[in-house]
RNA sequence: GGGCCUAUAGUAAAAUGGUAUUACGUGUGCAUGGCAUGCACAAAGCCGGGGUUCGAUUCCCCGUAGGUCCA
Numbered sequence: 001g002g003g004c005c006u007a008u009a010g011u012a013a014a015a016u017g018g019u020a021u022u023a024c025g026u027g028u029g030c031a032u033g034g035c036a037u038g039c040a041c042a043a044a045g046c047c048g049g050g051g052u053u054c055g056a057u058u059c060c061c062c063g064u065a066g067g068u069c070c071a
Stems, first nucleotide, its partner, number of pairs: 001070007010024004018054001026042006047063005
């Protein structure tokens, strides 16, 4: 220098052109004499910019960061 892949709650992942899901974690409440644990509820997220579209986290372009291969 070039090719490819990835980027989503605090962590690990899923998903899809139409309200973004799950587990763990966090907070509150209930159960217990208390702890552990269980149950219920809640907070918290689509890497940045632009384009296409009635509508973009998803498709396209550029960039950023990381990974990988070639030189």